[in-house]
RNA sequence: GUGUGCUCAGGGCAAACCAGUGGAAACGCUGGGACGCAAAGCCACGGGUCUACGGACGUCCGUCUAUGACCGCCGGGUUGCCACA
Numbered sequence: 001g002u003g004u005g006c007u008c009a010g011g012g013c014a015a016a017c018c019a020g021u022g023g024a025a026a027c028g029c030u031g032g033g034a035c036g037c038a039a040a041g042c043c044a045c046g047g048g049u050c051u052a053c054g055g056a057c058g059u060c061c062g063u064c065u066a067u068g069a070c071c072g073c074c075g076g077g078u079u080g081c082c083a084c085a
Stems, first nucleotide, its partner, number of pairs: 002085004012037002017032006035072001041078003045075003048070003054065004
């Protein structure tokens, strides 16, 4: 350096749910909590999904729309611990 995650060390992260809080919402943040995770570190770059304040249309109970959100949906990029080969 490359590959792998059967084994070792120090450990790390934290789904659902609950409380508080921000937001129109999706969802985020903080604390509690652990279903899981070897990148469940980071980047919305490609696809995908969610929301629709505003805007457009309208058959006026609706439809469309990302500039919003999700990296714990898949792929890609990038950085990295330990062990083994």

The RNA shown here (c-di-GMP-I riboswitch aptamer) has 85 nucleotides and comes from Alicyclobacillus macrosporangiidus. Model confidence (mean pLDDT): 87 of 100. It was read from a public genome assembly, where an Rfam model found it. NCBI's taxonomy places the organism under Bacteria, Bacillati, Bacillota, Bacilli, Paenalicyclobacillus.